A computed fold for a 1530-nucleotide RNA from Dysgonomonas sp. 511, annotated as small-subunit ribosomal RNA. The organism belongs to Dysgonomonas, within Bacteria.
């Protein structure tokens, strides 16, 4: 010295960026809602410059005048009363004070209001007037002599309703008019001196000629008058600079620009006029249009800025609208006059009156803005000598929370943490809350009473003093609206005084109830669909507080217009390219100048405001005073570095010259071969052609193929390349001519000649257009054929414009490096093109200009760029400012047209977008796996039946499960029960549980009656312990409660399915990245495996994998009963039946065994391979159990539990009956079959695993049989239930059968209260469909499929052909991974993230909204032309008036206003019409996003319901694959 700078929400699954929208702050002349105690200060029609009733807002002077209407006094006269000098009355008198109206003077041009107009010298600022005026005021000096004629008032008369006017007569002045005098005034002439800035000015009281003046009053002190000079004040004019938006306003102007002369003015001037000239303004924005009074200042902001102009101050403009003048010092005059117009009022209808944008007030308009108040006391103004008068200026008061500031509504103590309220996990706690009650204290405020200011200083009056006689001082008395106000004192008593908004995030503050996408909220994001901190209410809390919120507007935040202080590869944004005038910027040196620049000084920048100090109202707001500031403009003096100007000079920028060399550079001409097509001729024969496959088409009239010849047009294979050239577009056979260019070398010449470039000019692919040619190929349109649901397409066959040439248009492209031009600087590596050039003539390094790749620093949101910058700087140009509407509309310019250029708004959304990340997905890619396909075996789909489901039906057919992952599922067993459903009959503390209270001794039971039963009712028997009180038990009554298979699986727990027994899913630390994230987990090899090994910015770890567990397979040890029986002995018809044995089988406990351990080969290793060895078993031995992070709001409230909601004589509960079992139909899962690998009869073997006392039952008897009657064993390695296929043999002989067994009839058995609806089984009879099953589809890789039987659970019985287990017999095949399905890893694209069942485009249909066009209709402002033309100024003028001066009248010019006409511009409206936007569930398709299923897009042309398709040229902002080249590292 400075005093000063904050962010947040919202695009995404997440991230960074770009970018808009929104919020927090401050402010207001505000309004609205709710609320309201007081004071101080300041403020108050923003809208209709709309219309105004009523009152007031400008008068004053008698010391200018004539006078005397009113008032007061005096004088005089008369009358009356009477206390003879008083009162009252009458008359006269301007005599006095004074004074209505009148003449005259000054004022009325100030003060006050408003902001319509005005984009202008209007305002601001700074200058100038040698081109001007200025009443009153000040100073100086001079003068004022003497006359005259009128006129108003008053009086008389007249007209009129009125306003007002006319005539006659009298009269005064500081009113008016001559005469005299007069210059330092004015006008003219001549001369001198000096000065200035061009015209010019000044001076010498210089010289000469002419012209022009006056007024008096009075208290005698003064005031006033005339001409002049100077000052002051106030004005007038001119000029520089500054002063809004639109270029979709680009040309404008005839008194226009200038000159000469004249007129006019206070004054300059086209200000006006005559003549002459033809100028003047404009891209540095003229003209036109829109909007607007300007400034000091105010608000905001860190500032720079942005916005505003109310209150206060300065200036301007206006005064009902328009015009024009008079008077005057000053006006073209708010409360003056004239005319015209609109409007209002009066009227006797003849004619008159008016102007609140002064103060109050009224109506109207509007969201909205006050009293018809007091006083001239102060301040100021006018007049006056003065007293004084006037003053809605001013000062005060009233109304209004409309603002700012201040004060109050009490303070201290007080826990039983009271009561109520609210909440909860509810015997209790929390909160309201020290809050209240209660105790003590205070008295601002309030009320009452009392006192009580300042604002007043003077002027003026009277008296005195001083000196310089008109001033100063002193003294005395007087003047206050506000106001008995401010303030002070006393008394009373907490007494009189708190609300509003908010509580999801931003943003401080949370719970309950109600509601149920309703009602509603919302500033943005967004809340609300039954547990809402977001709606409404309540309790509580937070913020502010006599206010609090809302709305509107401005600035801020917003660096979101970026001077301070932004950008343009991909986000919005580089012009398609070049040349180039204006403009901007510009190399080195010297000298000069002083415009810019810098410094000193001077003037100005009004005051108020703002800032600082001090002071005054009790404080503050507010005010006073001083300072600073006012960042500006002007002048002056200086400085000279930089920029600019002048001059001189230089060579490095730029150009020239000479030499060289390069290339698909351009234009014009000539020539060439290959190929396509066509024509002719020959050979030759049946097809050719085309496609995914076809077809259209061509062909026996000879095609295609092949050979020869010919015609014609177009394009130029190889070379050929991130090659070369060109400003860009673009350029390719060879050759000739002409033209242009960069480059290199030399350093000879010029000497800054340069860079950039709005406007302008030129060039500018393809398509397209015009005229004329040409026309081989290809090919929009078109036609046909296919494809398809359709196919206005993709594919095919044809085919016209066009494609080609000449000339002329068009002027656009993804015209791209999405990257403007120029210059300088800043590490490297490595190719390549063309030159130069050194040498050792192989290499190699160097240099210049181009053209590529990779990278340091740096930059960037990142991707990336990186000497060819997107780095660091400089100059110039172009462009951007949210998405859509829209590159659209209108207008203008260009074009033959197509169309191009320029280029909005209303409305609408809260996003649109860029880069990168993680996923998911792809009709993208790579690798890998799986009974996924393939190879096989057997089935399903056809039949009948069983069973489940859908549908239908029904009183009910209870409910749930519904792609995979519902459908022989919940149900592992519906005749009653179950049972939840339906009908009917009952009960209501209830069928069951439990607390309390009361009553009772019953209840159960038995027997009756009614009934379908439940139940109701009657009778009978009829409690226990204890002496008792009482207790237990039961019943009844009451009460608290129960009960619910009622709802919500989208409130939940638990459990389960599926992806999937797939190999994945994560973490810590470190590292990388702004970040989301990445790395680890990727890569190579390997594995069943994220299983391992190697490599490695990662190192480790966890959940999964594997292993540990169970069963089976081998062996051993131990132990032998109910199991076993080899040896020994015994018995039997037979037999482990018995003694006995511990060998075997077996049982059941422990242990061993398998680990790529060994060998060989391959491999770095992990590991792989092998008819390998060994072994019971070999590479996970086989089979189970075991299911990571998670997905599907998957399933279940009906298994259970549980929140919330709902029912309570019923949605609870009991009983009987019915239903869950229905049956035109459809589907799933099964069983049995269709037969001879079979059926039937007979005979004969071999299991495992289980069950058994309400049971399994040997055995005996009966029955054809189901079964029945006896009887015994077994609570089980003891007894019992128990095989069938197989095997042997007989028969059947291919048939709807000796197959098949449905259905039906009859007769039975068993279970059970009960087999009708609705059981199983047995016997006899009956004997349906079905002869191997369409499209399609399922399971299975070994003891598996297939096939055969056995057991168990549930269970009285059973609808079991189901489910869960058990063993017997026992196959075939796998080349392989192209394809289908599912999955894993890596990578790529993405407009997806609810994640492809995604997203999304356009037409059509419906509703709403704004908008363009539109036959017209209508309104507005401005201009042009013509006609008419008031008042008025100026000018002219014969008749009339006047003696005259002059006047009246008339005329001319100009003009407001009015009328007519044609056009232009800007609005409103308009049948109809065009597109656009918006709107949970409309229609048609599927264009785009993945290779989006034909890569997409750009320009253009044609076509099509629509998205769109096709042609031509272009782009990569295309995926995938292959090849080539280059780079980096080793």
């Nucleotide at each position: 010295a400075a005093a000063g700078a904050a962010g947040a929400g919202u695009u995404u699954g997440a991230u960074c960026c770009u970018g808009g929208c929104u919020c927090a702050g401050g402010a207001u002349g505000a309004a609205c809602g709710c609320u309201a105690g007081c004071g101080a200060c300041a403020g108050g029609c923003c809208u209709a410059a709309c219309a105004c009733a009523u009152g007031c807002a400008a008068g004053u002077c008698g010391a200018g005048g004539g006078g005397u209407a009113a008032c007061a006094g005096g004088a005089u006269u008369g009358u009356a009363g009477c206390u003879u000098g008083c009162u009252a009355c009458u008359a006269u008198u301007g005599c006095u004070g004074a004074c209505g109206a009148c003449c005259g003077g000054c004022g009325c041009a100030c003060g006050g209001g408003u902001g319509a107009g005005u984009a202008a010298c209007g305002c601001g600022u700074a200058u100038g007037c040698a081109a001007c005026c200025u009443a009153c005021c000040u100073a100086c000096a001079a003068c004022a002599g003497g006359g005259g004629a009128a006129u108003a008032a008053c009086c008389c008369g007249g007209a009129g309703a009125a306003a007002u006017c006319c005539g006659g007569a009298c009269u005064a002045a500081u009113a008016c008019c001559g005469c005299a005098u007069a210059a330092u005034a004015c006008a003219g002439g001549g001369a001198u001196a000096c000065c200035g800035c061009a015209u010019g000015g000044u001076a010498a009281u210089a010289u000469u000629u002419g012209u022009u003046a006056a007024a008096g009053a009075u208290u005698u002190a003064u005031c006033g008058g005339u001409a002049g000079u100077a000052g002051a004040u106030g004005g007038g004019c001119a000029u520089g600079c500054g002063u809004u938006c639109c270029a979709u306003u680009a040309g404008c102007c005839a008194g226009u620009u200038g000159g000469u002369g004249a007129g006019g003015u206070a004054a300059c001037g086209g200000c006006u006029c005559a003549c002459c000239a033809a100028a003047g303004c404009a891209a540095c924005g003229a003209u036109g249009g829109a909007u607007a009074g300007g400034g000091g200042a105010a608000c905001u902001g860190a500032g720079a800025g942005g916005u505003u102009u109310g209150u206060c101050c300065c200036c301007c403009a206006c005064a009902c609208u328009g015009g024009a003048a008079c008077u005057g010092a000053g006006a073209c005059a708010c409360g003056g006059a004239c005319c015209a117009g609109a409007c209002u009022c009066c009227u006797a209808c003849g004619g008159g009156a008016g102007g609140c944008a002064g103060c109050a007030g009224u109506g109207a308009g509007g969201a909205a803005u006050a009293u018809u108040g007091g006083u001239c006391a102060a301040u100021g103004g006018g007049c006056g000598a003065g007293a004084g008068c006037c003053u809605g200026a001013a000062c005060c008061a009233g109304c209004c929370a409309a603002g700012u500031c201040g004060c109050g509504u009490g303070a201290a103590g007080g826990a039983a943490g009271a009561c109520u309220g609210c909440c909860c996990u509810a015997u209790g706690g929390g909160u309201u809350g020290u809050a209240a009650a209660c105790u003590u204290c205070u008295u601002u405020u309030a009320u009452a009473u009392g006192g009580g200011a300042a604002u007043a200083a003077a002027a003026g009056a009277u008296a005195c003093u001083a000196c310089g006689u008109g001033u100063a001082g002193u003294a005395u008395a007087u003047u206050g609206c506000a106001u008995g106000u401010a303030c002070c004192a006393u008394a009373u008593g907490a007494a009189u005084a708190a609300g509003c908004a908010u509580c999801g995030g931003c943003u401080a503050a949370c719970u309950c109830c109600g509601u149920g996408c309703c009602a509603g909220c919302a500033g943005c994001c967004g809340c609300g669909g039954u547990a809402a901190u977001a709606c409404g209410g309540a309790g509580g809390a937070u913020g502010c507080g006599a206010g609090c919120g809302u709305u509107a507007u401005c600035c801020g935040g917003a660096u979101u217009u970026a001077u301070u202080g932004g950008g343009u590869u991909u986000a919005a944004a580089g012009g398609g390219u070049g040349c180039g005038c204006a403009g901007g910027c510009g190399g080195g040196a010297a000298u000069u100048u002083a415009a810019g620049u810098c410094a000193g000084c001077g003037g100005u920048g009004a005051a108020a405001u703002c800032u600082g100090g001090u002071c005054g109202c009790u404080u503050a707001a507010c005010g006073a005073u001083c300072a600073a500031a006012c960042u500006g403009c002007c002048g002056u003096u200086g400085a000279a570095a930089c920029u600019g100007g002048g001059u001189u000079u230089c060579u490095u920028g730029a150009g020239u010259a000479u030499a060289g060399a390069u290339g698909a550079a351009g234009u014009a001409g000539g020539c060439g071969g290959a190929a396509u097509u066509c024509g002719u001729u020959g050979u030759g024969u049946a097809g050719c052609g085309g496609u995914g496959a076809c077809a259209u088409g061509c062909a026996u009239a000879g095609a295609u193929a092949u050979a020869a010849c010919g015609a014609g047009g177009a394009a130029c294979c190889c070379c050929g390349a991130u090659u070369g050239c060109g400003u860009a577009g673009g350029c390719a056979g060879c050759u000739u001519a002409c033209u242009a260019a960069a480059c290199u070398a030399u350093a000879a010449c010029u000497g800054a000649c340069g860079c950039u470039c709005a406007a302008g000019c030129a060039c500018g692919a393809a398509a397209g257009c015009g005229u004329g040619g040409g026309g081989a190929u290809c090919a929009a349109a078109c036609a046909g054929g296919a494809u398809u649901a359709g196919a206005u397409a993709c594919c095919c066959u044809g085919g016209u414009a066009g494609u080609c040439c000449a000339c002329g248009c068009c002027g656009u492209a993804a015209a791209c490096g999405a990257u403007g031009a120029u210059u300088a600087c800043u590490a490297g590596u490595u190719g390549u093109a063309u030159g130069c050039g050194a040498u050792a003539u192989g290499a190699u390094a160097g240099u210049a200009u181009g053209u590529g790749a990779c990278u340091a620093a740096g930059c960037g949101a990142a991707a990336g760029c990186g000497a060819u910058a997107a780095g660091u700087a400089a100059u110039c140009c172009a462009c951007c400012u949210g998405g859509g509407g829209a590159g659209u509309a209108c207008g203008c310019c260009g074009g033959c047209a197509a169309c191009g250029g320029u280029g909005a708004a209303a409305c609408u959304c809260a996003a649109a977008g860029g880069a990168a990340u993680u996923g998911a997905c792809g009709g993208g890619g790579g690798c890998c796996c799986g009974c996924a396909c393939a190879a096989g075996c057997g089935g399903a789909g056809g039949a009948a039946c069983a069973u489940g489901u859908g549908g239908u039906u029904u009183a009910a057919u209870u409910c749930g499960a519904u792609g995979a992952u519902a459908c022989g599922c919940g149900a592992g067993g519906a005749a009653c029960c179950u049972u939840a459903c339906c009908c009917g009959g009952g009960c209501u503390u209830g069928a069951a549980a439990u607390g309390c209270a009361g009553a009772g001794g019953a209840a159960u039971g038995a027997c009756g009656u009614g009934g379908a039963a439940a139940c109701a009712u009657g009778u009978c028997c009829g409690c226990c312990a204890g002496c008792a009180a009482u207790g237990g038990u039961c019943u009844c009554u009451g009460u608290g409660u129960a009960g619910g298979u009622g709802c919500u699986g989208c409130a939940u727990g638990g459990u389960u399915g599926u992806c999937g027994u797939c190999a994945g899913c994560u973490c810590g630390u470190g590292c990388c990245g702004u970040g989301a994230g990445g790395u680890g987990u990727c890569g190579g090899c390997u594995u069943a495996a994220g299983u391992g090994c190697c490599a490695u910015a990662a190192c480790g770890a966890g959940c999964g994998c594997a292993a540990c567990c169970c069963a089976c397979a081998u062996u051993g040890u131990u132990a032998g009963u109910u199991a076993c029986u080899a040896a020994c002995a015994g018995u039997u018809c037979a037999a482990g039946c018995u003694g006995a044995g511990g060998a075997c089988u077996c049982u059941a406990a422990c242990a061993a065994g398998a680990c790529u351990g060994c060998c060989a080969g391959c491999g770095u290793a992990a590991g792989c391979u092998g008819c390998g060895a060994g072994g019971a078993a070999g590479g996970u031995g086989u089979g189970g159990a075991u299911g990571a992070c998670g997905u599907c709001a998957a399933a279940u409230c009906a298994g259970c539990a549980c929140g919330g909601c709902c029912c309570u004589u019923a949605c609870g509960u009991c009983c009987g009956g019915g239903g869950c079992g229905a049956c035109a139909c459809a589907c799933g899962u099964g069983u049995u079959a269709c037969a001879a690998u079979g059926g039937g009869g007979g005979g004969u073997a071999c299991a495992a695993a289980g069950g058994g006392c309400u049971g399994c039952u040997a055995c005996c008897g009966g029955g054809c049989g189901a079964c029945c009657g006896g009887a015994u064993g077994c609570c089980a390695a003891u007894c019992u239930c128990u095989a069938a296929a197989a095997c042997c043999u007989c028969u059947c002989c291919c048939a709807g059968u000796u197959c098949g067994g449905a259905u039906c009839g009859g007769a039975g058995u068993c279970u059970g209260c009960a087999a009708c609806u609705c059981g199983a089984c047995u016997c006899c009879g009956u004997g349906a469909a079905g002869c191997u099953g369409g499209a399609u589809u399922c399971g299975c890789u070994a003891g598996u499929a297939a096939u055969c039987g056995c057991g168990c659970a549930u269970c009285a019985g059973c609808c079991a052909u189901g489910g869960c287990g058990c063993g017997g017999u026992g196959a075939a095949u796998a080349c392989g991974u192209u394809c289908c399905c599912g999955g894993g890893c890596c990578u790529u694209g993405u407009a997806c993230a609810c994640a492809c069942c995604g997203c999304c485009c356009g037409u059509c249909a419906a509703g709403c909204c704004a908008u363009g066009g539109g036959a017209g209709c209508u309104g507005g402002g401005g201009g042009u032309a013509c006609c008419u033309g008031a008042a008025g100024u100026a000018c002219g003028u014969a008749a009339c008036c006047g003696c005259a001066a002059g006047g009246a009248g008339c005329g001319u010019c100009c003009u407001a206003g009015g009328g007519u006409a044609a056009a232009a511009c800007c609005g409103g409206u308009g049948a109809c019409u065009g597109g656009g936007g918006c709107u949970a569930a409309g229609u048609c398709g599927u264009a785009a996003c993945a290779a989006g299923g034909u890569a997409g897009c750009c320009g253009u042309a044609c076509c099509g319901g629509a998205a769109g398709g096709u042609g031509c040229g272009g782009c990569u902002g295309g995926a995938a694959c292959a090849c080539c080249u280059c780079c980096u590292u080793u």